């Protein structure tokens, strides 16, 4: 980096440093941000994918020492493709696309 599978309306912040943009990408919206965002580090926390333990066990329960992940807003929201319902400026729902994370695999 590609592929496969699963999940994504829950949850969880303080300090230090830095100094202007940030919220993946395109467009629109909305929001965060010099009362210092984003990022980095430390500490703390959340969750429970893997691991581990138990139950005869395609699964469920437990644990939180270990491998990851995460800690504004649903993946911040919507659109780019298709379907359904209502309506005929449009609205709602579903799938898909894209993305993120884990595990596996090349």
């Nucleotide at each position: 980096u590609a592929c496969u599978u699963a999940u994504c309306c829950a949850g969880a912040a303080a300090g230090a440093c830095c100094g202007a943009g940030g919220g993946a990408a395109u467009a629109g919206g909305c929001c965060c941000u010099u009362u210092g965002a984003c990022g980095u580090c430390u500490u703390g926390g959340c969750a429970a994918c893997c691991a581990c333990u138990c139950u005869a066990a395609c699964a469920g329960a437990g644990c939180a020492c270990g491998g990851u992940g995460c800690c504004a807003a649903u993946u911040c929201c919507u659109a780019a493709u298709c379907c359904c319902g209502a309506u005929u400026u449009u609205c709602g729902g579903g799938a898909g696309c894209a993305g993120a994370u884990a595990a596996g695999c090349a």
Annotation
A computed fold for a 106-nucleotide RNA from Chitinophaga pinensis, annotated as SAM riboswitch aptamer (S box leader). The source organism's lineage runs through Bacteria, Chitinophagia, Chitinophagales, Chitinophagaceae and Chitinophaga. Of the family's consensus pairs, 97% are formed in the model.